Model confidence (mean pLDDT): 78 of 100.
A computed fold for a 92-nucleotide RNA from a bacterium, annotated as TPP riboswitch aptamer (THI element).

RNA sequence: GUCAACCGUUAGGGGUGGCCUUCGAGGCCUGAGAGAGACCCUUGGAACCUGACCCGGGUCAUGCCGGCGUAGGGAAACGGGAAUCCGAAGCG
Numbered sequence: 001g002u003c004a005a006c007c008g009u010u011a012g013g014g015g016u017g018g019c020c021u022u023c024g025a026g027g028c029c030u031g032a033g034a035g036a037g038a039c040c041c042u043u044g045g046a047a048c049c050u051g052a053c054c055c056g057g058g059u060c061a062u063g064c065c066g067g068c069g070u071a072g073g074g075a076a077a078c079g080g081g082a083a084u085c086c087g088a089a090g091c092g
Base pairs, nucleotide, nucleotide: 001085006080007079008078009077010076011042012041013040014039016036017029018028019027020026021025048073049072050071054067055066056065057064
């Protein structure tokens, strides 16, 4: 010098359903997150969108689970950061 996981800064992207009661609102299910200023994701990209009023299973019900999915899209720069490896210098 390079540099993984990971961390930080700045910037950006994204989703917000189902069931019950209900005036407001509250309770329950899944989830990181179900409008929190929080959470998740940012090209090494399944965060999220499309296909999709899709297919199979399950549920009181729902992207609830699996498939679809090596599909088509999708938002980044910098700094820190081990070993190995590479280079240079010094010494022997």

The sequence was found by an Rfam model in a public genome assembly.
It matches the Rfam family "TPP riboswitch aptamer (THI element)". Rfam links the family to the GO term thiamine pyrophosphate binding.